Predicted 3D model of a 105-nucleotide RNA (SAM riboswitch aptamer (S box leader)) from Fictibacillus gelatini DSM 15865. The coordinates come from a structure-prediction model, not an experiment, and the mean pLDDT is 86. It was read from a public genome assembly, where an Rfam model found it. The source organism's lineage runs through Bacteria, Bacillota, Bacilli, Caryophanales and Fictibacillus gelatini.
[in-house]
């Protein structure tokens, strides 16, 4: 770093360090000295994969949250391509591209 599968409209931040940038990228638009990235503690949110608990049966729903990720402004924030509508402004819908698990080589 490249493949393959699932899912992305919900959900959940507060202290200390630290000192200007984040929000993957474009264009935009936001957020930030009422402190940004970044670390550390503490806490939560979800339920991907192990493990667990009863059911139904070998896989299916469903519960719980003990391990291994993962998340905690804005829909992945929107948007880029295509296609349909539409007098425009725009709006639907699928790719594409990113993110996260989890598998294989």
């Nucleotide at each position: 770093a490249a493949c393959u599968u699932a899912u992305c409209a919900a959900g959940a931040g507060a202290g200390a360090g630290g000192g200007a940038g984040g929000g993957a990228c474009u264009g935009g638009c936001c957020c930030a000295a009422u402190g940004a990235a970044c670390u550390c503690u503490c806490g939560g949110c979800a339920a991907c994969a192990g493990a667990c608990u009863g059911c139904a049966u070998u896989u299916g729903a469903a519960g719980a949250a003990c391990u291994g990720u993962g998340c905690c402004a804005a829909u992945u924030c929107c948007u880029g391509c295509a296609a349909g509508c539409g007098a425009g402004a725009g709006c639907u819908u699928g790719a594409u591209a990113g993110a996260u698990a989890a598998g294989g080589a």